[in-house]
Context: one part of a larger RNA
Molecule: small-subunit ribosomal RNA, 3' major domain
Organism: uncultured Alphaproteobacteria bacterium
């Protein structure tokens, strides 16, 4: 000048507290760790690693082991020699294929100095070389996490101090905020903040199709179905709307703050996006790019087959439940975001069902895919049960060259731990939490995961002594 104190003051934060709901016990899905394996491919490890990179490990993907093959190569430029369009095809043989041998058919280039001279394509040849998810994130670039959306990190010039440095940024108020006032040896001025960006919320105007339907008028068993309309919804452009503007009250005639009022919204209106200098040799050489150093008939390359799916045990993270605010039957309402042509598939028949078989319309505001908690009725009557539903056993489905290792999903059958979970610890402040279903990426097939939509819809916050993080002096 900084960091730090179990020194002092002040301030903030789902930090405490005040409430809800979990986690930790059970099952079981997933991640690690360890164990084991021929391999269990590499990373990532307090907060900030552990449903993470991985927005899809049955082949492939794959970077691991094994076995069996190649050696200017799976790719790229470069030389020479031969051959000959490139290309798409069709059977056989050996092989687990990688690849080796053999064979059909379709069509036989272009540019030209008419010289096999240039271009492409395949084979051989020897070299320059390709090649490496080998190593070093502690040699880098870029990209990311965190500190933290915290409110702070610096110049310039001048002033002070020998000088490191100080000042300014400190002090009274005040704010979410170094946000503004007002005062001073400082006056300015960047980079943050804040607005400016998207999105909901309100209202206006345009615009009316595939969306809507007040009035009119047609038609049906029913329907915006049809003629029409341009009003209401909604669609997507363009404005307005909120600024302490106004009025009381505090305040220093101040910045602001307490209240009203109008108004759909009220003092940052709610969410996004936005991440200063810099920290932590944080992470990534395996996205990608790169120095260095390594390996070059191998640590490249291909192929099929196994692992990556393993199982005394520990840990994170979910997801299902331990029941009556429940569970089974039955009947019957309301969504939004979004997706489809190798796709979505009404609708019919068939299966108990997964599904299968026929197919409509839809490249889409038009057609398809759309709830489930809620509600009415009935049954269960506290019980390891009509709660749970793990494991098993069998027969199916479907997708894919292939479901053994090791997919999803259906029927019957079988019913396992679990009666609310020690110490501990975690989310959350409102349309939040809790609670219900939907959707979409990736993807042939394969979510309790992730990323997003609506639907029902709480309880507390006395305050700021404690715990933890952070700001000033």
């Nucleotide at each position: 000048u900084g960091a730090c104190g179990g020194g002092g003051a002040c301030c903030c934060g789902c930090a405490c507290a005040a409430g809800c709901g979990g986690u930790g016990g059970a099952g079981u899905a997933u991640g690690u760790u360890g164990u084991u394996u021929a391999a269990u491919u590499c990373g990532a490890u307090g907060c900030u690693a552990c449903g993470c990179g991985a927005g899809a490990a049955a082949c492939c993907u794959u970077a691991c082991c094994g076995a069996c093959c190649c050696u200017u190569g799976a790719c790229a430029u470069g030389u020479c020699g031969c051959a000959c369009g490139c290309g798409a095809u069709u059977u056989c043989c050996a092989g687990a294929g990688a690849u080796g041998g053999a064979u059909u058919u379709c069509u036989u280039c272009a540019a030209u100095u008419c010289g096999g001279u240039u271009g492409g394509u395949g084979c051989g040849a020897a070299c320059a070389c390709a090649g490496a998810u080998a190593c070093u994130g502690c040699a880098u670039g870029g990209c990311u996490g965190u500190c933290g959306u915290c409110a702070g990190c610096u110049c310039g010039u001048g002033u002070c101090g020998u000088g490191a440095g100080a000042u300014g940024u400190u002090a009274g108020g005040u704010u979410a905020a170094g946000u503004c006032c007002u005062g001073c040896a400082a006056c300015g001025a960047g980079c943050g903040c804040a607005a400016c960006c998207c999105a909901c919320g309100c209202c206006c105007u345009a615009u009316g199709u595939u969306a809507c339907c007040a009035g009119c008028g047609g038609a049906u068993a029913a329907u915006g179905c049809c003629g029409g309309g341009g009003a209401c919804u909604c669609u997507u452009a363009g404005g307005g709307g909120a600024c302490u503007g106004c009025c009381c009250g505090c305040g220093u005639c101040a910045a602001g703050u307490g209240g009203g009022a109008g108004g759909a919204a009220g003092g940052u209106g709610u969410g996004g996006a936005u991440g200063a200098c810099g920290u932590c040799a944080a992470g990534u050489c395996a996205u990608c790019a790169u120095g260095g150093u390594u390996c070059u008939u191998a640590c490249g390359g291909g192929u099929c087959g196994g692992g990556c799916u393993a199982c005394a045990a520990a840990c994170g993270u979910a997801c299902u439940a331990c029941a009556a605010u429940g569970g089974c039957u039955a009947c019957a309402a309301c969504a939004a975001u979004g997706g489809g042509u190798c796709g979505c598939g009404a609708u019919g028949c068939g299966g108990u069902a997964a599904c299968g078989c026929a197919a409509a319309g839809c490249c889409a505001a038009u057609c398809c895919u759309u709830a489930a908690a809620a509600g009415u009725g009935g049954c269960c009557u506290c019980a390891g049960u009509u709660c749970g539903g793990a494991u098993u056993g069998u027969c199916c489905u479907c997708u894919g060259c292939a479901a053994c290792u090791c997919g999803a999903g259906g029927g019957c059958a079988u019913g396992a731990a679990g009666c609310u979970g020690g110490a501990a610890u975690c989310g959350c402040u409102a349309g939040u939490a809790a609670u219900c279903g939907c959707u979409g990426a990736u993807c042939a097939g394969a979510a309790u995961g992730c990323a997003g939509c609506g639907g029902u819809g709480a309880a507390u916050a006395c305050g700021u002594u404690c715990c933890c993080g952070g700001g000033u002096c």